Model confidence (mean pLDDT): 85 of 100. A computed fold for a 1402-nucleotide RNA from a metagenome, annotated as small-subunit ribosomal RNA.

């Protein structure tokens, strides 16, 4: 000095349009490349390096001085270049390098000259690239609706490689916007990728192509290309160096560091390949690339071993103790070597450029160069890597989830609503297949499960492909511009459509077909595809466009009836209140009953006359009419509208309609007016726990009218409007046609309203020519519930509030229809001592007794509303006994097994409260065997295995049992309805006690209930007569008529008549009969509910206890006692009590018993001792009742508690704690408050009797007979069943269910004095670097000029523009904020009870 450095490398802040994508356009550049023509002559003037001298910490920098060039400047020429007044003017280069025979200079060196190569200059054209411009498409928000002043456009001029308000300066006033402009908001586009059937929805990492950025804002500057990632100036941040004076810097290259993160690698090798750049070339530079290291991040491939192997080993775990499972698994035996480790062996990627020979072509040339052919040398980062070989040896290699459905896969044992799980639903409160551990199983596999995110199922935003009567959802109604969408028919046209043909839709990628790594992934060819865009040609059916016709849509005119259709006048009766006056007297009024109120100042009733406002009985209706609100005496005036019927005319004029306009019930507002009756708010009475309500008595706003307003309703058919088409029958409205036997009848057709109904739809419900059916245009609205129809924000209103409209947070539902059932202060029908009529009694008293509290050492435990409470207990003084307190045993008091000894047994002292303890003493048994010996049974000792447990779980159970209920009910199976739950039978008419039976009936039939069969009573009859019984005088016999006793029959079925009924069933009434309509009385208890009751009978799982929670003993306690509850006993008395004669039962019991006669005793009872194993003898005198006698209304001659004395029985033992006697004693009570119980005929009530249990103990229970009534009209009501229907927000079923306020905790949000900050936009002020532009200084080398000087330039300075930065008024997001409104979630709060049934006022 030229070239590159504007490529390649990177990460996506910015950009919603200066972007991308596809298609296409005209006014541009382009350096190196290719291609063609030209040219390449001559000259000058500097400057780094370099040398001296300086300044600074550095960084850099000065000054003076020397010199080159392909640097740099002029002349000359010069095209088809540029400019022009068209005559002309203007405008370029530079060499360097090999080669050469002649010629020529030159003394030579060296030159000219000639070639060839690489440049260099000026045109012209091409590739490629770039730069510009149009179309189309590209995210959300209208709670952003208006945006726009260089804005849109002209002429001109500047500027740009080039068009253009790209920029000026006149001119006009224009451009965009609902087909969504401007404003927020995200955001890099594409090609692809991910899902998915697709359509589409999500995304745009790696790879490709454009974009835009390169510490943050702005500038230019060089250059062919920048407004440049490793370049320059400036200004801000930040970081470093510094002598404090200044300097320097930009990893969003590649490694790496720090941060910050859940989370992401080496400060590696080579340039061997491929590609860039420069150079002739050799090279040289490439953290572009190619390798390599880290990382299960991902795809693919591969190993962790085969094959035999049953003693089913051992272990583990389970168990029903038998087994099962792990499990051919192992473990043995036989076998194979992939993969790691060892040893060795070893590629391809690499040929081109080079070298050398040979041939063309350039040339004078065998120089050089280019093309080609043969040939030859070299070059490997990776890496001694892939690949082979060999030799040992199963050797070195298996983890995670998850097992309750969903969804493959189960048990144990810890936990005990704790700890935990959990994707939904849900799991855990003592037997968890859900926790947590183990066994085993399931499913994946070098991975496997979380978590985050896409699409998918989701037709759950539905273009393909949904809906709106009652689940969300038709706008209150209409007119109606824009928009959609449009009858026939004819010509044209070619926008839409359809069809060829071409161009493009990059590569990759996805698909098919090959081919290369042992396969595969991967690589690679090739081919389809790229559904889409352009251009062309063709077709004209249909749609559209222009131009004609047409009349079936629509409309107009004539002609006729409709009608509470609208508006304004006007006028009528009747009633309601007032007001006068008159008659008249004591109440009126109002309620479930009351009061408040009006009324002797004369109401109310009643008569006349008058005032004023309001609504229009009857007609009236399943009626008309209107767009929809709605609209009703009668008449006039005005005015809208549909309909019929048939003629004429217009000729698609027509349907929907987002914005818009206009109407819109009651209520409210405003102003002036009215004002009788009714009435919010208000006042008084009244219910009530309250009662700011229902109900009563007043009563203003308002209702009435005129004008403006508001603008919602469950404004409903909860069903947009228009049009076609698609079974029928019946009513009724208008008006018209035809029959006809002409007023009453019939038919047909339109047009409106109604009930039923067929196909079809519907998720049923139910629509059904007037569709919720088939179809077609528009429009309007939905996409879980609550939050919320709220908040903010616009907009309209005088206000009140309307229209529009959301988040954040919170649920797993929320909702429709149906459908069983429960349930109702719905309904209907029937039943029951359910109520009514009756009779007796509870609840007052006293005692018994249970129970509850309360007490105790213990007062063992269960039972708890009917259906615990005289109950387990058919009998607590020890026992019982389970409690308690003291004393003792520990394989135990009881069972089995084993060992050892011993018969068992029995008697006597001692100690102790006994329970045991200690001596001592007798004593030797049965069966088999000849014997030895065995066996069985008891006893003792010992040791373990176990034994016991009235501990605990009735919510782990099994049995039995209660109850609803002896109520008449509950089911099935086959058909038939129905998407299904289900219904049907079973309901319906009658009938029974009865789902008993008859009829009818899409239902036939069946079973479990009912009823019958069974017991037992009433009547006969037969057989049988002991211990019964007697017509035999008494025993004693005899007998078996009777009684009776016990066994067998018979009778009673609505059979028989009437009558109702329907010819059934049945009922009502009779006759006969002992007994009449299940004759009376048991026993018998359907599915089923109550987690009903029992673990303390009994059985039992599970868990606890084991020198105790078991076991013995011995006192105590279950018997306490202020009190409260049930159930019972006796009374309160004369229908009674005392006392004295008398009579008359049934059923039962009895040898460890019943007990008779006679004797004692007052009596309890004692003596006694016959009889009797019981129709034989005894308990055993039945009581009430008769008869007679007394008491005479009294706390009594009533009633008997208490409490004292004395006794008897029973028992080892009556103190705690028994019955019973005799004496005294003589409480409370004088028929019982709210309240409640039981009973319908041998019942109720009274009155004795007996047996269970028991040594002893009855007022309890269970039975037995004796006397022996009343009362039922009836089914309003209460109470509880039953079938039917309704209604439902309840299904743990009304003892459901659920709202609100209000404390209280959280949690998100709105207001909000105001406070920060971000973004914008607008005015004004600074104004660096920088292009232009301008210029009085200042300096200036090439040219022109002899000089002066001039052309040009430069530096300074100044104007325009302008970033950083300032100052003010604004938009608008966000954060925060004292108070403050709602909202939502929460366990068991408060207060009331709105809603769900007629919810108790629909």
């Nucleotide at each position: 000095g030229g070239c590159g450095a504007a490529c390649g490398g990177g990460g996506g802040a910015g950009u919603a349009a200066u972007a991308c994508a596809u298609c296409g356009g005209a006014a541009c550049g382009u350096a190196c490349c290719c291609u063609u023509g030209g040219g390449u002559g001559u000259g000058g003037g500097a400057u780094a390096a370099c040398g001296c001298a300086g300044c600074g910490a550095a960084a850099g920098u000065u000054g003076c001085g020397c010199u080159a060039a392909u640097a740099c400047c002029g002349c000359a020429u010069a095209u088809u270049c540029u400019c022009c007044g068209a005559g002309g003017a203007g405008g370029a280069a530079a060499g360097c390098a090999g080669g050469g025979g002649a010629c020529c200079c030159g003394a030579a060196a060296g030159g000219g000259c000639c070639u060839u190569g690489c440049g260099c200059u000026c045109a012209a054209g091409g590739a490629g690239c770039g730069g510009c411009c149009g179309a189309u498409g590209u995210c959300c928000g209208a709670u952003u609706a208006g945006c726009u002043a260089g804005u849109u456009g002209g002429c001109g001029a500047g500027g740009u490689a080039a068009g253009g308000g790209c920029u000026c300066a006149c001119c006009a006033a224009g451009g965009c916007a609902a087909c969504g402009a401007u404003c927020g908001g995200u955001a890099g586009c594409u090609g692809g990728u991910c899902u998915g059937a697709g359509a589409g929805g999500a995304u745009g990492a790696u790879c490709a192509g454009c974009c835009a950025c390169a510490c943050u804002g702005g500038g230019a500057c060089u250059g062919a290309g920048a407004c440049a990632c490793g370049g320059c100036c400036c200004a801000g941040a930040c970081u470093c160096c510094u002598a404090c004076g200044g300097g320097a810097g930009g990893c969003a290259g590649c490694a790496g560091u720090g941060g910050g993160g859940a989370a992401u690698u080496u400060u590696g090798g080579a340039c061997a390949a491929u590609g860039g750049g420069c150079g002739a070339a050799a090279g040289c530079c490439u953290g572009a690339u190619c390798c390599a290291g880290c990382c299960a991040u991902g795809c693919c491939g591969c190993g962790u071993g085969a094959g035999u192997g049953a003693a089913g080993a051992a272990g583990g775990c389970c168990u029903u103790c038998g087994g099962g499972u792990u499990g051919u698994a192992a473990a043995g035996c036989u076998c194979u070597u992939u993969c790691a480790g060892a040893g060795g062996g070893a590629a391809a990627g690499a040929a081109a450029c080079g070298g050398g020979c040979g041939a063309g072509c350039c040339u004078a040339a065998u120089a050089u160069g280019c093309u080609c052919g043969c040939u030859u040398a070299a070059u490997g980062a990776c890496g001694g890597u892939a690949c082979c070989c060999u030799a040992a040896g199963a050797a070195g290699a298996a983890g995670c989830a998850c097992c309750g459905g969903c969804u493959a896969a189960c048990u144990a044992c810890g936990u005990g609503c704790c700890a935990g799980c959990a994707g939904c639903c849900g799991c855990g409160g003592u037997a968890a297949u859900a926790c947590g551990u183990a066994g085993g199983g399931u499913g994946c596999a070098a991975g496997c499960g979380u978590u985050a995110a896409u699409c998918g199922g989701a037709a759950u935003u539905a273009c393909u492909g949904g809906g709106c009567g009652u689940a969300a959802a038709g706008a209150g109604u209409g007119c109606g511009c824009a928009g959609g969408c449009g009858g026939c028919u004819u010509g044209u046209u070619a926008a839409g459509u359809c069809a060829g043909a071409u161009g493009u839709g990059a590569a990759a990628g996805c698909c098919c077909c090959g081919g290369g790594c042992u396969c595969a992934a991967c690589c690679u060819g090739g081919g389809a595809a790229u559904u889409g865009c352009g251009u062309u040609u063709g077709a004209a059916a249909c749609u559209g466009g222009c131009a004609g016709a047409c009349u079936a849509g629509a409309g107009u005119u004539c002609g006729g009836a409709c009608g509470a259709g609208g508006g304004g006048g006007g006028u009528a009766g009747a009633a309601u209140u007032c007001c006068a006056c008159g008659u008249g007297u004591a109440g009126c009024a109002g309620u479930g009953a009351a009061a408040u109120g009006c009324a002797u100042a004369g109401a109310u009733a009643u008569g006349u006359g008058g005032a004023g406002g309001a609504a229009u009985a009857c007609c009236g209706a399943u009626g008309g009419c209107g767009a929809a609100g709605g609209c009703a005496g009668c008449c006039c005036c005005c005015u809208g509208g549909g309909c019929c019927a048939g003629a004429a005319c217009u000729g698609a004029c027509g349907c929907u309609c987002a914005u818009g306009c206009a109407c819109g019930a009651a209520a409210g507002c405003a102003u002036g007016g009215g004002g009788a009756g009714c009435a919010a708010a208000c006042a008084g009475g009244a219910u009530u726990a309250g009662a700011u309500a229902c109900c009563c008595u007043g009563g203003u706003a308002g209702u009435c009218c005129a004008u403006g307003c508001c603008c919602u309703a469950a404004a409903c058919g909860a069903u947009g409007u228009c049009a076609a088409c698609u079974a029928g029958u019946u009513g009724u409205u208008g008006g018209g046609g035809g029959a006809g036997u002409c007023u009453g009848u019939c038919c047909c057709a339109c047009a409106g309203u109604a009930a039923c109904g067929u196909a079809g739809c519907u998720a049923a419900c139910g629509c059904g020519u007037g569709a919720a059916g088939u179809u077609g245009a528009c429009c309007g609205c939905c996409u879980g519930g609550g939050g919320a129809g709220u908040a903010c924000g616009g907009c309209c209103g005088c206000a009140a509030g309307g229209c529009u409209a959301a988040a954040a947070c919170u649920c797993a539902a929320a909702g429709g229809a149906a459908u069983u059932g429960a349930c109702g202060g719905g309904g209907a029908c029937c039943c029951g001592c359910a109520c009514a009529a009756g009779c007796g009694g509870u609840g007052g008293a006293u005692u018994a007794u249970g129970u509850g509290g309360a007490u105790u050492a213990a007062u063992u435990c269960g039972a708890g509303g009917c259906a615990a409470c005289g109950c387990g207990a058919a009998a607590a003084a020890c026992c019982u006994u389970a409690c308690c307190u003291a004393c003792c045993c520990u394989u135990g008091a009881c069972a089995u097994g084993u060992g050892a000894g011993g018969a068992a047994u029995c008697u006597g002292g001692g100690g102790g409260a006994a329970a045991c303890u200690u001596c001592a003493g007798a004593g030797u048994g049965c069966c088999c065997g000849a014997a030895a010996g065995g066996g069985a049974a008891c006893c003792u000792c010992a040791a373990c295995a176990c034994a016991g447990g009235u501990g605990c779980u009735g919510c782990a159970u099994g049995g039995c049992u209660g109850u609803c209920g002896u109520c008449a009910g509950c089911u099935c199976g086959u058909g038939u309805c129905g998407u299904g739950a289900g219904a049907u039978g079973u309901u319906g008419g009658g009938u029974u006690a009865a789902g008993u039976c008859c009829c009818g009936c899409a239902a036939c039939g069946a079973g479990c209930g009912c009823a019958a069969c069974c017991c037992u009573u009433g009547c006969c009859a037969u057989u049988a007569g002991u211990u019964g019984c007697u017509a035999c005088g008494a025993a004693a016999g005899a007998g078996c008529a009777c009684u009776c006793u016990a066994a067998u029959g018979g009778g009673a079925c609505u059979g028989c008549c009437g009558g109702u009924g329907a010819c059934a069933a049945a009922c009502c009434g009779g006759a006969g009969g002992a007994a009449g309509g299940u004759g009376g009385g048991g026993a018998u208890g359907a599915c089923g509910u109550c987690a009903a009751g029992u673990c303390c009978u009994c059985a039992u799982g599970g868990c606890c206890c084991u020198u105790a929670u078991g076991g013995g003993u011995a006192g105590g306690g279950c018997u306490u006692c202020a009190c409260a509850c049930g159930u019972a006993a006796u009374a309160c008395a004369a229908u009674g009590g005392c006392c004295a004669g008398u009579a008359c039962a049934g059923a039962g019991g009895g040898u460890u018993g019943c007990c008779a006669a006679c004797c004692c005793g007052c009596g309890a009872g004692g003596g006694g001792g016959a009889g009797c194993u019981a129709a034989u003898c005894c308990c055993a005198g039945a009581a009430a009742g008769c008869u007679g006698g007394u008491c005479g209304u009294a706390g009594u001659c009533c009633g008997g508690a208490u409490u004292g004395c004395a006794g008897u029985c029973u028992g080892c033992a009556a103190c705690u704690c028994g019955a019973c006697u005799g004496c005294a004693u003589g409480a409370a009570g004088u028929c019982g408050g709210a309240a409640u119980c039981g009973c319908u005929a041998g019942u109720a009530a009274u009155c004795g009797c007996g047996g269970a249990u028991c040594a002893g103990c009855a007022c309890g229970u269970c039975g037995c007979g004796g006397u022996g009534a009343a009362u039922a009209c009836g089914u309003u009501c209460c109470c509880g069943g039953g079938u039917c229907u309704u209604g439902u927000a309840c299904a743990c079923a009304c003892c459901g269910c659920c709202c609100g306020u209000c404390a209280c905790a959280c949690c998100a949000u709105g207001g909000g004095a105001g406070u920060c900050g971000g973004c914008u936009a607008u005015a004004c002020c600074a104004g660096a670097a920088g292009u232009a532009g301008g210029u009085a200084g200042c300096c200036a080398a090439a040219c022109c000029g002899a000089a002066a000087g001039g052309a040009g330039g430069g530096c300074g300075c100044c104007u325009c523009c302008c970033a950083c930065g300032g100052u003010g008024u604004g938009g608008u997001c966000g954060a925060u904020g004292a108070c403050u409104g709602g909202g939502g979630u929460g366990a068991a709060g408060u207060c009331g009870g709105a809603a769900c049934a007629a919810g108790g006022u629909a």
Its Rfam family is "Bacterial small subunit ribosomal RNA". The sequence is in RNAcentral, with records from SILVA.